[in-house]
This record gives sequence, C1' cells and structure tokens, in this order.
RNA sequence: UGAGCUGAUUAGACGAUCGCUGUCGCCAUAGGUGAUGGAGGAAAGUCCGGGCUCCAGAGGUCAGAGUGCCAGGUAACGCCUGGGGGGUGUGAGCCCACGGAAAGUGCAGCAGAAAGGAAACCGCCUGGCAUUGUCAGGUAAGGGUGAAAAGGUGCGGUAAGAGCGCACCGCGCGGCUGGUAACAGGCGUGGCGAUGGUAAACCCCACUCGGAGCAAGACCAAAUAGGGAUCCACUAGCCGUGACCUCCGGCGGAUCCGGGUAGGUCGCUACAGGCGGACGGUGACGUUCGUCGCAGAUGAAUGAUCGUCCACGACAGAACCCGGCUUAUCGAUCAGCUCAAUUU
Repeated sequence: UGAGCUGAUUAGACGAUCGCUGUCGCCAUAGGUGAUGGAGGAAAGUCCGGGCUCCAGAGGUCAGAGUGCCAGGUAACGCCUGGGGGGUGUGAGCCCACGGAAAGUGCAGCAGAAAGGAAACCGCCUGGCAUUGUCAGGUAAGGGUGAAAAGGUGCGGUAAGAGCGCACCGCGCGGCUGGUAACAGGCGUGGCGAUGGUAAACCCCACUCGGAGCAAGACCAAAUAGGGAUCCACUAGCCGUGACCUCCGGCGGAUCCGGGUAGGUCGCUACAGGCGGACGGUGACGUUCGUCGCAGAUGAAUGAUCGUCCACGACAGAACCCGGCUUAUCGAUCAGCUCAAUUU
C1' cells in the first nucleotide's frame, strides 16, 4: 500500500411554513390554545419459544409433533456461549439435519464374472492333448467395469499367489492416564467376516409437549321475532377444547328459512423494560447500586413545500407484548486479526 476475516455503533442532518395524532394543563366543548411525545434493524416471514386471556371432573390406553455430541446460559426454545469431533480455506476464519447400521425391513439403474455368505471376463501358474488352440486343476497379487469389488503399504515366502508369515498403520477386545463430560493419548492382545454405504429412508433409543388464541377475553348500552319448518330420539344421542374407553356431571339433538345488532369502554402499554457504574465469570450472562419513562392508531396518526450541508440516502411502516431465528438491504464510522507486495 492492497486484498480479506470478525465484532460493534449508526440508518441522512439543520432551519422555516402549513398539516395529522397521544398525554397533561387552561378555556369552555362538532372545538381552541400552551407544553411535551410520535415506526424499524429488520417493524417483514408467521418459522420457534414464552408472557397474558379463556376452556380443561377423574382414571387408563394411545396417537401425533419436535429436538438429537458434551457442559453451561435463559422465563423458555429448534436460540445463545464455551468445548469435543468432522468438513473446508494459505490463513484470520466459516459450516455441520453431530444418538443408533451387531434389533429388523427397505434402497442403490446401467456396467461388471460378481453388489453383501456376492467371484472368475482378461490374466498368472501346473499337467495332458495338440500346434498357435483346447481340456482339467490352483489363484484372487495384476488389469478391466463401477460411486463402491473379500483392510492399506512394504519385505519374505510360493508352482503362481493370498495375513500365508512378519513390520508399521487400520479394525475388534481388554484395561491405564488426563478431562465434570463429549473425547484424547499410551499399553497389551487377536491375524481379524464384525464382510461396505444409506436413518434429511421406514425404524429403534433418549428427552420435551393439554387445547384455542387479542377477531383471546371482560363490561356497558341499544334493538329484535324468547320466531318458524323438517327429520331423529327418550335403553339412544350430544357436550365437558388432540383421539379412544370407563366412571361422573349436564342437556333433547341435527339441518334449513327468516329477523335484530355489528355501537362504546377496557384489554392497549411500567416492563423477563432502557441506559450507566461496580463486582463475579473464558463467555453467553448473573448480582448489586444509580438513573430514565421512550407510539398506542382503530377505514387506521408522523405528511407536504422551500433553503443549506452531506455520507447523495437502499430494504422498507407498529396494531397485545417480549426473547430469538431467517430473509431483504444504500452507505458511514470504529476496533481487532490474517495474507500478499515493497521499503527501512
């Protein structure tokens, strides 16, 4: 100097004029005026987890769904932090749908001799007959096919070969050391079919899980027609918020036509809240002290114009709330780390 990786902050600024809206005060009221507030880092997706609201009488049997290395954090999670293992990159780093294939079932076309108790196409060796082939036996080291072919490399041995034997590695079994653990490292032993893969295939194992949702729910006011018809039923059936069964409790059940209301208040924003300090912890985070109050609309509020500056403005608008994840995205600033080139 250039190219990268990771983390954090921010998300145009200032002024003027008019307009919209929450709260409070005053006037006195379809309103006016003063003060003070008024969309996001993702408000998005509705994917997870909850807070909150309502329903749930007891017992039993299940289904279904989710997660999946270990240890922590958290209200909780499929999230976050740290560690282990695997993959990937020169590296800083990044990614992982990471329990089990010796419980069982399934799947893998074609090619190939043969695809999971599966093997001889070419080849190598031995013997016979014969003359450029053929028959018999042995072999799985070499070649071919394939994603994958009876552990790998080397030496010895053999008719030629082969864990046939040996050394090292791999694998199984046993135990030792370190670590909370996942796991890592050594030692001993066995020539060793654990014949390979696949569970984001079915399945097995471990753990977790009632249901419905702010259009939840509560209250107030008003109006109408406490309406009508058909079918079933009384030993039945329906309801008691996943299904089924039993007990218990309640009640007639189903379908169709017609009529009224669709108004207001609460829920609705002070919370697992924001910011700052100290202490503890590798960290996520926790404890404690101080300080602040930061949108609550309801056909849906923050808009328009002008001027200046500049980084020349992207993706994009709350609707009960919060913690996450995922997706979209113009830039600006700061900190740490990696690589390359050059100079001293």
A computed fold for a 344-nucleotide RNA from a Halieaceae bacterium, annotated as Bacterial RNase P class A. The source organism's lineage runs through Bacteria, Pseudomonadati, Pseudomonadota, Cellvibrionales and Halieaceae. The coordinates come from a structure-prediction model, not an experiment, and the mean pLDDT is 77. It was read from a public genome assembly, where an Rfam model found it. It matches the Rfam family "Bacterial RNase P class A". It is annotated as a ribozyme. Rfam describes the family as follows. Ribonuclease P (RNase P) is a ubiquitous endoribonuclease, found in archaea, bacteria and eukarya as well as chloroplasts and mitochondria.